[in-house]
Molecule: transfer RNA
Organism: Bernardetia sp. MNP-M8
RNA sequence: GAUGAAGUAGCCAAAUUGGUUAAGGCAUCCGACUCAAGAUCAGAGGAUUGUGGGUUCGAGUCCCACCUUCAUUA
Numbered sequence: 001g002a003u004g005a006a007g008u009a010g011c012c013a014a015a016u017u018g019g020u021u022a023a024g025g026c027a028u029c030c031g032a033c034u035c036a037a038g039a040u041c042a043g044a045g046g047a048u049u050g051u052g053g054g055u056u057c058g059a060g061u062c063c064c065a066c067c068u069u070c071a072u073u074a
Stems, first nucleotide, its partner, number of pairs: 001073007010026003019057001028044002031041002050066005
């Protein structure tokens, strides 16, 4: 340089060939329990999906460019 894959919350991770309000786990915060903490139980909050455009009534999903990471290859 070329080809392919991936990027979604602090971390991991789903979203059924485009369609209701983007699941879940860990962590965080509050409460119960405890002398206190941990464990356990109950509850709460946090996302505009790497960036910028395009298509569409409608985009995490399709198209284009760019950024980052990984793999293969020269």